[in-house]
RNA sequence: UUUCCGAAAAGGCAAACCCGGGGCAACCCGGCGACGCAAAGCCAUGGACCCGCUUUCAACGGGCCGCCAGGUUACCGAA
Numbered sequence: 001u002u003u004c005c006g007a008a009a010a011g012g013c014a015a016a017c018c019c020g021g022g023g024c025a026a027c028c029c030g031g032c033g034a035c036g037c038a039a040a041g042c043c044a045u046g047g048a049c050c051c052g053c054u055u056u057c058a059a060c061g062g063g064c065c066g067c068c069a070g071g072u073u074a075c076c077g078a079a
Base pairs, nucleotide, nucleotide: 006076012037013036018031019030020029021028022027035066041072042071043070045069046068047067049063050062051061052060
């Protein structure tokens, strides 16, 4: 110095509920709030799940990164 790991310190993010707005919906944005998170930063690439369309299925379109993988970037420095 780098990688793994995760004590301490400095900080960071922000679930649900509620309020306002957008959307057919899933859901998203802002405010409040704090369940939690060492990537709960980013990417929809592969699955899973959710919505729409469809008689149903399939197909197609959409959502979700705080579901699991994968990719990529990153604060600190004990064992």
Molecule: c-di-GMP-I riboswitch aptamer
Organism: Desulfuromonadales bacterium